[in-house]
RNA sequence: GUGACUGUGGUGGAGUGGUUAACACGUCCGGUUGUGGCCCGGAAGACCGAGGGUUCAAGUCCCUCCAGUCACC
Numbered sequence: 001g002u003g004a005c006u007g008u009g010g011u012g013g014a015g016u017g018g019u020u021a022a023c024a025c026g027u028c029c030g031g032u033u034g035u036g037g038c039c040c041g042g043a044a045g046a047c048c049g050a051g052g053g054u055u056c057a058a059g060u061c062c063c064u065c066c067a068g069u070c071a072c073c
Stems, first nucleotide, its partner, number of pairs: 001072007010025003018056001027043005049065005
């Protein structure tokens, strides 16, 4: 340089163009306990890599760019 793939809470990770963006771990609060862990109940936390476009409606489709991974040169 060329091609392909990936990018979504702190981490992993789901999400047919249409409800308030799942779930698990973690964090916080409460219960339980002599204390802690396990367990139980609850809460906070991402507007989806950036910018545009299409659409009544975009995490999802299109374009450009950025970062990463892989293959080729």
This is a predicted structure of a 73-nucleotide RNA (transfer RNA) from an Anaerolineales bacterium. The coordinates come from a structure-prediction model, not an experiment, and the mean pLDDT is 81. It matches the Rfam family "tRNA". Rfam classes the family as a transfer RNA. Rfam's curators write: Transfer RNA (tRNA) molecules are approximately 80 nucleotides in length.